[in-house]
RNA sequence: GGCUUAACACAUGCAAGUCGAGGGGUAACAGGAGUGCUUGCACUCGCUGACGACCGGCGCACGGGUGCGUAACGCGUAUAGAACCUACCUUUUACUGAGGGAUAGCCUUUAGAAAUGAAGAUUAAUACCUCAUAGUAUUUAGAAUUGGCAUCGAUUUUAAAUUAAAGAUUUAUUGGUAAAAGAUGGCUAUGCGUCUUAUUAGCUAGAUGGUAAGGUAACGGCUUACCAUGGCAACGAUAAGUAGGGGCCCUGAGAGGGGGAUCCCCCACACUGGUACUGAGACACGGACCAGACUCCUACGGGAGGCAGCAGUGAGGAAUAUUGGUCAAUGGAGGCAACUCUGAACCAGCCAUGCCGCGUGCAGGAAGACGGCCCUAUGGGUUGUAAACUGCUUUUAUACAGGAAGAAACAGUCCCUCGUGAGGGGCUUUGACGGUACUGUAAGAAUAAGCACCGGCUAACUCCGUGCCAGCAGCCGCGGUAAUACGGAGGGUGCAAGCGUUAAUCGGAAUUACUGGGCGUAAAGCGCGCGUAGGUGGUUUGAUAAGCGAGAUGUGAAAGCCCCGGGCUUAACCUGGGAACGGCAUUUCGAACUGUCAGGCUAGAGUAUGGUAGAGGGUAGUGGAAUUUCCUGUGUAGCGGUGAAAUGCGUAGAUAUAGGAAGGAACACCAGUGGCGAAGGCGGCUACCUGGACCAAUACUGACACUGAGGUGCGAAAGCGUGGGGAGCAAACAGGAUUAGAUACCCUGGUAGUCCACGCCGUAAACGAUGGACACUAGUUGUUGGAAUUAUUCAGUGACUAAGCGAAAGUGAUAAGUGUCCCACCUGGGGAGUACGAUCGCAAGAUUGAAACUCAAAGGAAUUGACGGGGGCCCACACAAGCGGUGGAGCAUGUGGUUUAAUUCGAUGAUACGCGAGGAACCUUACCAGGGCUUAAAUGUAGUCUGACAGCUUUAGAGAUAGAGUUUUCUUCGGACAGAUUACAAGGUGCUGCAUGGUUGUCGUCAGCUCGUGCCGUGAGGUGUCAGGUUAAGUCCUAUAACGAGCGCAACCCUUGUCGUUAGUUGCCAGCAUGUAAAGAUGGGGACUCUAGCGAGACUGCCGGUGCAAACCGAGAGGAAGGUGGGGAUGACGUCAAAUCAUCACGGCCCUUACGUCCUGGGCCACACACGUGCUACAAUGGUAUGGACAAUGAGCAGCCACUACGCGAGUAGGAGCGAAUCUAUAAACCAUAUCACAGUUCGGAUCGGAGUCUGCAACUCGACUCCGUGAAGCUGGAAUCGCUAGUAAUCGGAUAUCAGCCAUGAUCCGGUGAAUACGUUCCCGGGCCUUGUACACACCGCCCGUCACACCAUGGGAGCGGGCCAUACCCAACGUCGUAUCCUCUCAAAGGGAGCGCCUAAGGUAGGACUCGUGACUGGGGUGAAGUCGGAACAAGGUAGCCGUAGGGGAACCUGCGGCUGGAUCACCUC
Repeated sequence: GGCUUAACACAUGCAAGUCGAGGGGUAACAGGAGUGCUUGCACUCGCUGACGACCGGCGCACGGGUGCGUAACGCGUAUAGAACCUACCUUUUACUGAGGGAUAGCCUUUAGAAAUGAAGAUUAAUACCUCAUAGUAUUUAGAAUUGGCAUCGAUUUUAAAUUAAAGAUUUAUUGGUAAAAGAUGGCUAUGCGUCUUAUUAGCUAGAUGGUAAGGUAACGGCUUACCAUGGCAACGAUAAGUAGGGGCCCUGAGAGGGGGAUCCCCCACACUGGUACUGAGACACGGACCAGACUCCUACGGGAGGCAGCAGUGAGGAAUAUUGGUCAAUGGAGGCAACUCUGAACCAGCCAUGCCGCGUGCAGGAAGACGGCCCUAUGGGUUGUAAACUGCUUUUAUACAGGAAGAAACAGUCCCUCGUGAGGGGCUUUGACGGUACUGUAAGAAUAAGCACCGGCUAACUCCGUGCCAGCAGCCGCGGUAAUACGGAGGGUGCAAGCGUUAAUCGGAAUUACUGGGCGUAAAGCGCGCGUAGGUGGUUUGAUAAGCGAGAUGUGAAAGCCCCGGGCUUAACCUGGGAACGGCAUUUCGAACUGUCAGGCUAGAGUAUGGUAGAGGGUAGUGGAAUUUCCUGUGUAGCGGUGAAAUGCGUAGAUAUAGGAAGGAACACCAGUGGCGAAGGCGGCUACCUGGACCAAUACUGACACUGAGGUGCGAAAGCGUGGGGAGCAAACAGGAUUAGAUACCCUGGUAGUCCACGCCGUAAACGAUGGACACUAGUUGUUGGAAUUAUUCAGUGACUAAGCGAAAGUGAUAAGUGUCCCACCUGGGGAGUACGAUCGCAAGAUUGAAACUCAAAGGAAUUGACGGGGGCCCACACAAGCGGUGGAGCAUGUGGUUUAAUUCGAUGAUACGCGAGGAACCUUACCAGGGCUUAAAUGUAGUCUGACAGCUUUAGAGAUAGAGUUUUCUUCGGACAGAUUACAAGGUGCUGCAUGGUUGUCGUCAGCUCGUGCCGUGAGGUGUCAGGUUAAGUCCUAUAACGAGCGCAACCCUUGUCGUUAGUUGCCAGCAUGUAAAGAUGGGGACUCUAGCGAGACUGCCGGUGCAAACCGAGAGGAAGGUGGGGAUGACGUCAAAUCAUCACGGCCCUUACGUCCUGGGCCACACACGUGCUACAAUGGUAUGGACAAUGAGCAGCCACUACGCGAGUAGGAGCGAAUCUAUAAACCAUAUCACAGUUCGGAUCGGAGUCUGCAACUCGACUCCGUGAAGCUGGAAUCGCUAGUAAUCGGAUAUCAGCCAUGAUCCGGUGAAUACGUUCCCGGGCCUUGUACACACCGCCCGUCACACCAUGGGAGCGGGCCAUACCCAACGUCGUAUCCUCUCAAAGGGAGCGCCUAAGGUAGGACUCGUGACUGGGGUGAAGUCGGAACAAGGUAGCCGUAGGGGAACCUGCGGCUGGAUCACCUC
C1' cells in the first nucleotide's frame, strides 16, 4: 500500500445517539422499606440507584464511502458582496412579568396474518398559544452631517406601525429572549486558465434587454405579464465524443510529455428518476413521499428493503485482505458531570505489493582429492580454496529470565495564590496493542538461495541431442547432419529474498522541432494574379504608459520536492526550521524599444513630363506559298506504299504535267539559351481600341508599404452544351500486313474532334519540380532595350566560377548564400488521393479527405561492378581470302535412350561424348544370379590350447570348399618356432566434391590484378592504372597529385637452326696403306658427317626516312638466323558452391553372420533408334603387278630375333648376334615399266560360308591374324558446321606406352613429300580499354506489371432487420410545491387542518425525426499467400523513349489521339 473490472447483486453482525440537571412516569435490573407468615417464599410501595417505550431538547447536513454524472464559475487562481445567511462558541447591552387550551404516553374497546392502525377517556413540560414590556431590531416617510465606487453607505435625529422570553436545581450556577460585534462555516457574482473533432458552421424564444409584480438569506429571466429584437460565433458558437478538478505523482538537462492510487482541499452521488418536508444548515448514504426495476415476507387482502460505511458473500476478472481487539490515546455527539455511543480512530491478522535494513557464516586449508564436464599430443584443463579437515564468531532462528515509553488530562482528595469567575502544586486512579519493543543468559555453523541470461545490441562458451523438424525470437535473425541462437548438461555472467515475463508511461526521438526541424531532386511552394480580415512595417519631435524594466505589499492551505537540524541501534520512516512554490492581484517609480495620440521629413511607394523596344491583349480587314477537291488540255500504264508487301487508286484514262476555279486551316525564310506577358501563353501584313515595362531629367503627394487565411478573377490540352464551319490531320471504326497471337507498333482509308461565336469545365511533368517582398555579400564573359557615345551606367536575359550553402549531385547577385516579414505545405511505405459525408458541375468529374488491415522497409544522391537489340577504340583462323574436312555410305569407338537379373560407377553447353580407360574373354570388376565364410591379408598386445601346419595322392563338387590316405619340429627343458582359438584392434569402389586437402578444366598466354606512402572525397571510393602516341603486351615514351613497388608480360630454362673449340667409340673415312665379287671389313686418321660438353652469335647494334620520345618503316647492309628467329615448358588476382570422397588423403554419417569377404557363371560387348569422334572409300593426281631409292624417333632377355628349312599364308622347326651409336625392322608416299579407259568397274571392301594359325587354364557369349570363296552401301554428300597462316595445312609411312593376346581405325611421338591465301575489319562469335543509361547486385538465365483461378483477412455499398442515445409535438399524469376558497372541521375571531378544483411536473403512451452501434442475401474494390494460368507493360534507346493531364478503345498488363515535361539514349547542327 492492497477491487484499476460489475455506480453488479447482497445473507449476517455492527457503523448515531444522548440528556431523568426539561416532562408525564415505572416495562426490565439492583437496593431499601412494608405486609402475610410454613424464616425464606409470596405480595405491596417509584422510596433510592437507575430506566424500556413516550413527549421535549440537541445531534443525526459531521465523521466514513464512491467517481455515476459533469467540458461547468465544476475546479484552480485572483478579486468583489455598498445584493447575503451563519445553530453550537466568545465579547457586550438589556430582559426573563401574567395567563391559557391541548397532546403523546398510560388505560379501555376495536381492525389486520403482519406492517400498521382506528375510536373513547385521562395527563405533564424548557412542547404549543394569548396578553404585557421593547431603546440602537424590522418597515415606511422626513431632516442634518459626512464619506464613497454608479446604484448608494455610515452617523445623528423626528413621526408612525410591528415582533420576545422557560424554566431546572444539590442555591453554587445553568438555561431562555432581543440586539450589536467577533470567530467559524456557507452562499452568490466576476477576470483569467481548464481535452479531442470543422467529414459539427451557423446557434438561440425566457432566447438578449427593459418595465412591473412575485419569489429567495440574497442579486438576477430565478419566475410571470407586457414591450423591444436582440444575444453568441472562424480569437471556433452550436453539436458530438471523452473526462470529476486541484495540491501533487512518474519521466525529462530543461521546456515539455503522461497520470490524478494512498494523504490533503473542492465538487458530485447514495438502487434508478422526480419531489418537497423538517431544520441555523439538506432537497438529506444508514429520513419522508411518489413512480420504475429487482429481491424478500404473505393467511393473496397487503406489506418490507437499499453495504459507492466496517468486516463478509456471490458474480465479473489476470487481479486485491479478517464476518478480529479496544475506546488506552487522538477526535466527534449528547450531558453539569460521572458517563454513554463512536467499524472515525488506534491497534492486531493476511499478502515479498513497494521502500529500507539484516542474515544465510568468517579465517586457514593443494594430495590442486573423489565425482561431474571438456579437450586430447592421454600429458592435461575446469568446477576449485570450492569440499573434506582445523580454528573462530553467534546477527537471525530456538530456549529461559527480566521488561518499557506511549499517561497528558478529566475526576477525587489535600495544599497555595486568588476571591461571584479562576490559576498552580502534591497524592490516588486509567494501556487495546502486550509480556510487545528492548535487555540478559545458554548451546551450536548450528535454523535460512533463488531466478534470469550467455549470436550482436549486452556482461557471460563448450559438449551432446535434433536436422527448415521440434522449436526460439525485443529488433536483426537462428534451425535444411559439425547450431556459442532450438532442447539438455557442464561452466560462466547479472541481480539477489527476490528474479524474470506481460501490460503501461516518459526518455533516448531535434521522430510535431516554443526551447529545437524542414519544403529544387528524399514527404512537402497553392497553376497564376487581385484583394478582405489578420500579421509585419522608413525617418524625426513631443505626449502617454498598454506591452516592457525595477522596488514594495497581499496571496500562493497543510502535506510533498530541496537545504540545515532532531528522533527511532542505521536506513526507509517520522519530526522542527528555512527556502521554494516560475503564478495572480494591488501599488510606486522609469521611459530606451514596440504600441497609441499629435506634428514634421523624403531615401520606400505613387503621380506628372519627354523618349524607347516588344509574337502583350481585343476587334475588323487583307496577302501569298502549299495541301485537297472540281473543270479543261497534254499524255499512257501504272501509281501509291513498305523492312518486304498487300489493302487502296487507275484503260470509265489514274500518277505525272499545264491552265482555271472553290474552300478551309496554318503563317516557310527572318528566327536567335532573341522579345513580351502574373501564369496559361503569344509569330504573315494593315488599321483602330487597350494593359504593362524600361530609360533620362525635373516637379508634386508624403509611408499612401509588404504579405495575404477565407473571398474573387484568369487559367494549355482534352471534354460537355447550342449554332456554324470542315481543306489537311486524326481518337473510335474498317481493311491490309507483321506475329504463336497482335484488340498494337507499319500501311490504306476514316468519324467525332481540331477552326469560329456564345456558355460550361478548372485540371497538367500548370516545372526553374525552386511562393512573394526587401536589403547585403568576389569576379570573368556573351546577348536584348535605353542613356551617355570616352571611361561607364540602368533594366532584362544566358554561360563559367569565388566564398558560403548542400546528403551529394549541384547552386552560386536571376542563390539552393547571409538576414527580416507574411502566406501555403510536410511528418515511414502500401491501403489511397480511395471510402463515407459535404460543396461545386449538364455530365465527365473536381475540391475537401479518413480508417481497418498490412510491411520493415519505401525513397534521394553518389560509388564499385555487371548488363544494354547504347556509343567509341583495339585484338584474335572471329569474319573475309584460301586449302582440306564433318554432316550423306559402310565399319570402329564413345554417349543418350531403350532393354535387362545385371547391362557397375563417374563425366554430360562452350569446359561431357576414341573422356577416367596408356588395353573389360577369366582376373581386372566396383554390377547380377547362385553357393559359401565370419575375420582373409598385415601388425601388435593379453589369455588359453596344440605339435602341427604345409606338402603329396585321392574322392565329391561348377568351384570356393569338404572328406580320406601318406609323411611329419628343435631343445641346454627355461623356451624358441609355428599353428589354432578368444578379446581388442579391422574392412567398405557405401553417402556427402554443397564439410575438405590435393589435383585438374575453362575464361586465357587474355593483359590484366593489386599494394605502400601521398593527394582528393563526410563516405563508399577515386587517383596511381587516366590522357596523347606506341606495342604481341599495364611493352615503352611523353604529359601528369602523384611517387614507388609486387603478382602477371618480357627475359632467365629446354629444344631446333650457324660457327668455333674439346673429345673420338659402338659412329665417320678425305688423304695414306691392306683387302673383298662387293662392303670402314682391317691398319690407321680427326679433316668431314655425326655424337655431346663448353663457348660464340642477334642487341633495332649499324645506315636512311618519319617522329619530341618511345617506336615504326625500308624484300637496306652485313649475317646461318632480323626485329618475341621456330617450337616447348611456364597459366597473375580471380570466376564457374565447375570436375573428382571410384587414383590418393580426410571430417562427419551409415553397414558389421554384412553395404565386409571368397568362388563359379553371367554382365560391363544387349539394339527399334538419336548424337559426337574417327577409319575406309566412292577412284585414272587412281588401282594392280614387277623392279628400284631415301629416314627419324623409340623399344628389346619369360625380350628383339638375323639367317636356314617347311607352309600359298598367318606361322612352325632349328638357330647366330644383342641387355644394344656394335645385334634385331622390306619405311611408305616416290621413281621406272606394264596393264586397267570411266564401269558400281581390276574402284570399294562391308557382310556371310568354309578352312586354319597364334596367345592363353579357357577364344560360345566375347580375341587378333591367315587363306579360299562371297562382293553390300557408296559415283564427293541438304540445312548446317569444323580445322588450319609455313616446314603449317594436306598427304605418306614408322615407333612407343598399356600388353599373355587383343577388339589400336585410339593416344603420344618420329621423320618423308610439301602447298594456297590474307583486299581488309562493314558484319557473326569471343575478349580487352574508355564512356553512357540502369528500378540489376543470386548481377539480363536479372528485375518486374496487370487480369484470371484458389485460400484467408479487414473494409465500402446494400432490400432491410435489431438496439442505444438525443431533442421536438401531442395525449395522459403520481407525489409534491404554489394558487383558489366550493364543502367540512377547529378553542369566538384570526390563523390553521381535511376534502375538492387548477397550473407545473417524474414516469408512461403516440407520431415523425437527428445521431450512433450491431447485423444482412448479394455486391465492389483492397491486402496477404511456396512453386497456378495468360501475356510481357516498365527498368538499357527495355527492343514503338518514358511520364503527366484528358478522351476513346481493348482479356490483361495496356494501345491510340490532343497538348505538355525531360525526371530520354544516340548522332549531328546552332549559340555561348

A computed fold for a 1472-nucleotide RNA from Pycnococcus provasolii, annotated as small-subunit ribosomal RNA. Lineage of the source: Eukaryota > Chlorophyta > Pseudoscourfieldiales > Pycnococcaceae > Pycnococcus. Its Rfam family is "Bacterial small subunit ribosomal RNA". Its family is annotated with ribosome and structural constituent of ribosome in the Gene Ontology. The RNAcentral record of the sequence draws on ENA.